[in-house]
RNA sequence: GGAGACAACCAGACGAUCGCUGCCCGCUGGAGCCUUGUGCGAAAGCGGGGGGAGGAAAGUCCGGGCUCCGCAGGGCAGGAUGGUCCUUAACGGGGACCGGGGGCGACCCCAGGGAAAGUGCCACAGAGAGGAGACCGCCCGUGUGUGCUUCGGCGCAGGCGGGUAAGGGUGAAAGGGUGAGGUAAGAGCUCACCAGUGUCGGCGGUGACGCCGACAGCUCGGUAAACCCCAUCCGGAGCAAGGCCAAAUAGGGGGGUGCUUGAGGACGGCCCGUCCGAAACCCCCGGGUCAGGCUGCUUGAGGCCGUCGGCAACGGCGGUCCUAGAGGAAUGAUCGUCACCCUGCGGUGGGUAACCGCUGCAGGGCACAGAACCCGGCUUACGGUUUUCUCCGACC
Numbered sequence: 001g002g003a004g005a006c007a008a009c010c011a012g013a014c015g016a017u018c019g020c021u022g023c024c025c026g027c028u029g030g031a032g033c034c035u036u037g038u039g040c041g042a043a044a045g046c047g048g049g050g051g052g053a054g055g056a057a058a059g060u061c062c063g064g065g066c067u068c069c070g071c072a073g074g075g076c077a078g079g080a081u082g083g084u085c086c087u088u089a090a091c092g093g094g095g096a097c098c099g100g101g102g103g104c105g106a107c108c109c110c111a112g113g114g115a116a117a118g119u120g121c122c123a124c125a126g127a128g129a130g131g132a133g134a135c136c137g138c139c140c141g142u143g144u145g146u147g148c149u150u151c152g153g154c155g156c157a158g159g160c161g162g163g164u165a166a167g168g169g170u171g172a173a174a175g176g177g178u179g180a181g182g183u184a185a186g187a188g189c190u191c192a193c194c195a196g197u198g199u200c201g202g203c204g205g206u207g208a209c210g211c212c213g214a215c216a217g218c219u220c221g222g223u224a225a226a227c228c229c230c231a232u233c234c235g236g237a238g239c240a241a242g243g244c245c246a247a248a249u250a251g252g253g254g255g256g257u258g259c260u261u262g263a264g265g266a267c268g269g270c271c272c273g274u275c276c277g278a279a280a281c282c283c284c285c286g287g288g289u290c291a292g293g294c295u296g297c298u299u300g301a302g303g304c305c306g307u308c309g310g311c312a313a314c315g316g317c318g319g320u321c322c323u324a325g326a327g328g329a330a331u332g333a334u335c336g337u338c339a340c341c342c343u344g345c346g347g348u349g350g351g352u353a354a355c356c357g358c359u360g361c362a363g364g365g366c367a368c369a370g371a372a373c374c375c376g377g378c379u380u381a382c383g384g385u386u387u388u389c390u391c392c393g394a395c396c
Stems, first nucleotide, its partner, number of pairs: 001392005007386004012338007020052002023049006032040002034037001054368001058379002061377005066238004073272004078234005083097005098112001099110004113229002118227002120223003135168002137164006144157005176194006195219002197216008242295004252285006264276003302321008340365011
């Protein structure tokens, strides 16, 4: 100097003019209310003070807080997750580690239980793709044809029968690997070493697991992000939840079921159980009101600082702060100066050089994008800065 990896931070600043909005204080004001009097007091207006979008506010993919369903019990179906430990309100989140994989490396990725419970699939090629298999080969036996012959035999071609899976071929993958012995030729057939698997023992670790040793020829593919099996977890609906106030009408008509031996209902489906339930319940027709006002609505599993514990995530303790609450939806517009980034042209300093720092001028750029009950995550979009670490190259 170049190329990378893991993290952290910012998301422009200042001034002027005009403008928007919540809350608090003061003034003006006097709709209306009642206890009718120095009573309470709305809208609107003015002045002052303090506040006013994000790291993703996006997606609505997860998990909750909160609200309602009288309670939310058991099971089936269904769904989700899938190494271990820790953390969290919880999660399918986060941290650390184990195992596997990728990268020269810093580091990154994994939908990480089970294929010996069962079923399915592995195209094409190939003899054969899971309790598979003989195409070319190799060996033995037995015939046939033919050449040579020193008549002992030596070759070549090919039929039939038997043995074989070491060599070759096909394929992504072919039934452990290397070597030796053995065999008619071969094969874990036997042996040595290696790998895997199983059993036992020792050591380390909370654990997943790792290392070491002994024994055993046991070597029977892959795929479960295929069905399936195993383990763990899961009531439902959602702020358009819900509560209060105001307002209005026709508690009308018809049908069905049922009345304690239980109709119907209890808001994901089914069954059981439990509870409510009889002048009851369900269905249809018709009518009224309403999308009006207030609330829920921002003090939180909250932020920041310090300290202790912990590898870390995170937790304990102490201190300090209040940082938007709209309700068709507010935080904006203009101008100027700077900051930051890119390109080009100069000046200057350092240096052997490569190159680096400072500075002047000109041009251009300044991203993604806006709360709507709140919070913890995930995913996606995107401008800039910085630390640390890895690799490569050059110079001294």

About this RNA: Bacterial RNase P class A from a Geobacteraceae bacterium, 396 nucleotides, folded computationally. Lineage of the source: Bacteria > Thermodesulfobacteriota > Desulfuromonadia > Geobacterales > Geobacteraceae. It was read from a public genome assembly, where an Rfam model found it.